[in-house]
Molecule: Fluoride riboswitch aptamer (crcB RNA motif)
Organism: Bacillota bacterium
Parts: sequence; structure tokens; C1' cells
RNA sequence: UCCCCAACAGGCGAUGGAGCUCGCCGACAACUGCCUUUUUUCCCAAGGCUGAUGGCUCCUACCGAUUC
Repeated sequence: UCCCCAACAGGCGAUGGAGCUCGCCGACAACUGCCUUUUUUCCCAAGGCUGAUGGCUCCUACCGAUUC
């Protein structure tokens, strides 16, 4: 330097997949969005809003606008 074999390379971050990266958790865990109203508080209930990312990029789906 090359080849072969074996083992390891976890989970999660409000809607899908992949790469990179950050953070968190240790299976009893991390995680499970926000706002307003009602309400003594909490919880529950009702109404409303944003986003396929934790962050970046790409793809897919959805939405809006314009052109052919």
C1' cells in the first nucleotide's frame, strides 16, 4: 500500500426521503408547535396561525404568484 473476513457504527429534535452538521437523551429517557378566550390556579374546552429542516442543501408532496 492492497485484498479478504468478523464486529461495531443507538434513539430523539410538532408532517416524507437523503447528505452534512449542531444539540439532547440513555430506553423509567430525550421528543410530542404557537397565540387568544373562558377560568382563583392548574387541567380541560373553544377559536386562530406558521412550517415537510434543530440548521444548511437537494428531492418528493402541498400552497401562492407570473408566463407560455